Two RNAs folded together computationally: RNase P RNA and transfer RNA, 438 nucleotides in total. It holds a member of the Rfam family "Bacterial RNase P class A". The family's RNA type in Rfam is ribozyme.
RNA sequence: GCGGAUGGCCGGAUGGCCGCGGGGCCUUCAGGGGCCGCGAGGAAAGUCCGGACUCCACAAGGCAACGGUGCCGGGUAACGCCCGGCCGGGGUAACCCGAGGGAAAGCGCCACAGAGAACAGACAGCCCCUGCAUGCAGGGGCAAUGGUGAAACGGUGGGGUUAAAGCCCACCGCGUCUUUGGCAACAAGGGCGGCACGGCAAGCCCCACCGGGAGCAAUGCCAAAUAGGGGUCUUUUGGGUGCUUUGCCCGUGAGAUCCGGGUUGGCAGCUAAAGGCACGUGGUAACACGCGUCUUAGAGGAAUGGUCAUCAGCACCGGGGCGACCCGGCGUUACAGAAUCCGGCUUACAGGCCAUUCGCGUAU
RNA sequence: CGGGGCGUAGCGCAGUCUGGUAGCGCGGCGGUUUUGGGAACCGUAGGUCGUAAGUUCGAAUCUUACCGUCCCGA
Numbered sequence: 001g002c003g004g005a006u007g008g009c010c011g012g013a014u015g016g017c018c019g020c021g022g023g024g025c026c027u028u029c030a031g032g033g034g035c036c037g038c039g040a041g042g043a044a045a046g047u048c049c050g051g052a053c054u055c056c057a058c059a060a061g062g063c064a065a066c067g068g069u070g071c072c073g074g075g076u077a078a079c080g081c082c083c084g085g086c087c088g089g090g091g092u093a094a095c096c097c098g099a100g101g102g103a104a105a106g107c108g109c110c111a112c113a114g115a116g117a118a119c120a121g122a123c124a125g126c127c128c129c130u131g132c133a134u135g136c137a138g139g140g141g142c143a144a145u146g147g148u149g150a151a152a153c154g155g156u157g158g159g160g161u162u163a164a165a166g167c168c169c170a171c172c173g174c175g176u177c178u179u180u181g182g183c184a185a186c187a188a189g190g191g192c193g194g195c196a197c198g199g200c201a202a203g204c205c206c207c208a209c210c211g212g213g214a215g216c217a218a219u220g221c222c223a224a225a226u227a228g229g230g231g232u233c234u235u236u237u238g239g240g241u242g243c244u245u246u247g248c249c250c251g252u253g254a255g256a257u258c259c260g261g262g263u264u265g266g267c268a269g270c271u272a273a274a275g276g277c278a279c280g281u282g283g284u285a286a287c288a289c290g291c292g293u294c295u296u297a298g299a300g301g302a303a304u305g306g307u308c309a310u311c312a313g314c315a316c317c318g319g320g321g322c323g324a325c326c327c328g329g330c331g332u333u334a335c336a337g338a339a340u341c342c343g344g345c346u347u348a349c350a351g352g353c354c355a356u357u358c359g360c361g362u363a364u
Numbered sequence: 365c366g367g368g369g370c371g372u373a374g375c376g377c378a379g380u381c382u383g384g385u386a387g388c389g390c391g392g393c394g395g396u397u398u399u400g401g402g403a404a405c406c407g408u409a410g411g412u413c414g415u416a417a418g419u420u421c422g423a424a425u426c427u428u429a430c431c432g433u434c435c436c437g438a
Stems, first nucleotide, its partner, number of pairs: 001360010012311007020039002023036005041335001045346002048344005053215004058247006066211005071085005086100001087098004101206002106204002108200003123146002125142008154172006173195001174193008219268004229259007238250003275294003279290004312333003316329005365437007374390004384421001392408005414430005
């Protein structure tokens, strides 16, 4: 210098004029007026997860159904999230990805091709014997060679054999017993071995762990209005979860259920928190603890905007310069708006900055 | 806010559940027939299976993310 990888940050600024929303304080009988400070995001988005909170007469324990997660250890209010590690795959590497338990609990699938696709198989072929004319027929043996296929029932090398095969041996692989290190996933060794047992679970399934249902249009209060209407079933013990045990709740002219009618107004919920920031301690880290400090939207058809000027960034054009860069002109500045609130994930994003790191080339 | 469908040739739809390499009808083009047109008959072309990634030997089909569109409740 070029090309990559990972993490983080900004994503316009300043001033003047006019115009908005909430809050606090002062003042006015009220209306109103004055002052102060605050006012969209890193994703507010998608609604993929987890919760806080509210309600549901069902609650606790157990069982079932349905759904979710899936290596080990840690973090967190919790999670399908985050951190660290192990194993596998990709990459020269820095790094990235993993739906990462179980195929001997059972069932299912592996098309076409091929002899044969799971405890299979003889198409071409190899060897031996017999008959007859050196080519065919019959009988026996083989799975090492070839072919088919994504994959062919261990692989490579050697010995052995009529030809061959873990038939035997060495190494690898596989199984089993064990040693060392590690909390563990796992890694590195040693002994023995019949040398025998494909893949797919993002096929059904099995195993381990987790999960009640709805959701702020939840829910609560006030005001107002209508038809304090009608039907069906059950019944003095009936009803309330999919089942059950123990409790608990509603009702005694009730309970359950269905149809129809009225109400579409106002107030609350509505923002001080699993909160932000700085420092210190512990920890590899995620994060935790301590101390100090700050209050940072709360609308209710939905507010934060408009205009003028200057500056900044980027692209292009022209000029100057060895280069870094300088001057002028012109255009442009991304994705995109809270609505109960947090912790994450995913997706979108013009342009710019910082840090660490890998590869290649070059100079000293 | 919550829940559920759909996307395949120019158009309307099968195929997806149960993975083996894409079809039907209408339309288009050509031919036959007819004096000519229509109808009828024969033949033929046309497909990133919404987009991308993943699993698998192999994906329209299974999984995930994203895009568009429709419906239900509230």